The part of an RNA shown here (large-subunit ribosomal RNA, domain VI) has 253 nucleotides and comes from Marinilongibacter aquaticus. Model confidence (mean pLDDT): 87 of 100. Lineage of the source: Bacteria > Pseudomonadati > Bacteroidota > Leadbetterellaceae > Marinilongibacter.

Context: one part of a larger RNA
RNA sequence: CGUUGGAAGUUUGAGGGGUCCUGACUCUAGUACGAGAGGACCGAGUUGGACGCACCGCUGGUGCACCUGUUGUCCCGCCAGGGGCACGGCAGGGUAGCUACGUGCGGACGGGAUAAACGCUGAAAGCAUCUAAGUGUGAAACCCUCCCCGAGAUGAGACUUCCACAGAGGAACGUUGUAGACGACGACGUCGAUAGGCCACAGGUGAAAGUGCGGCAACGCAUGCAGCCGAGUGGUACUAAUGGACCGAAAGG
Numbered sequence: 001c002g003u004u005g006g007a008a009g010u011u012u013g014a015g016g017g018g019u020c021c022u023g024a025c026u027c028u029a030g031u032a033c034g035a036g037a038g039g040a041c042c043g044a045g046u047u048g049g050a051c052g053c054a055c056c057g058c059u060g061g062u063g064c065a066c067c068u069g070u071u072g073u074c075c076c077g078c079c080a081g082g083g084g085c086a087c088g089g090c091a092g093g094g095u096a097g098c099u100a101c102g103u104g105c106g107g108a109c110g111g112g113a114u115a116a117a118c119g120c121u122g123a124a125a126g127c128a129u130c131u132a133a134g135u136g137u138g139a140a141a142c143c144c145u146c147c148c149c150g151a152g153a154u155g156a157g158a159c160u161u162c163c164a165c166a167g168a169g170g171a172a173c174g175u176u177g178u179a180g181a182c183g184a185c186g187a188c189g190u191c192g193a194u195a196g197g198c199c200a201c202a203g204g205u206g207a208a209a210g211u212g213c214g215g216c217a218a219c220g221c222a223u224g225c226a227g228c229c230g231a232g233u234g235g236u237a238c239u240a241a242u243g244g245a246c247c248g249a250a251a252g253g
Stems, first nucleotide, its partner, number of pairs: 001152001005163007015149004021049007033038001051106005059100004066093005071086006110144003117137004169247002173189005194240003197236005203229003210223005
């Protein structure tokens, strides 16, 4: 821009894409078969491999704004307590998120039409013949079934609802997001939990500072599962999402 009024939501599915794998074991059954040795079809079940998709409850990884320990040095006047720098100084852990080594799920079942192949009926050719007329069975391949996209499918579809200047809806602006390079997409904007703050909890670290007590001291014990605590969960209008303005149509005249 189009889809022939303008919108919001929900869809149909032309068409396109994806998937399509396979082992072992058990039962049937030591049966059929076979002199024996050996040893099934068909059917049923169990459990794997690789691959794919999703997820983070579990097991782990990471987690440079979380916690702790600790070395050297400089600084906060000194002690104590802290801060900076040294690869996050080094080291031990670790929430959310992201993840695999972790977990769940998938290939199916079934239908249609077939290939090779195997048939029925059956002439040409009094027989025979699956084929010539006719008619069946039959594969991981094909068309469906499963998953995803999908009406620019210009053949532009359908349904529901709203709006006609008392104006639907949109955009913009703001607070933002497990959305994101930017656009876009989603949530919210006081009739409000959208983000921050605060509160509680979860979770992490692992027992703060100060004080008291013990010890010559290093240090230990008590107060005290303490203190601190990013992203998590729930709550709470304290802060910021203010008021308004803007865009917004046709048949046609």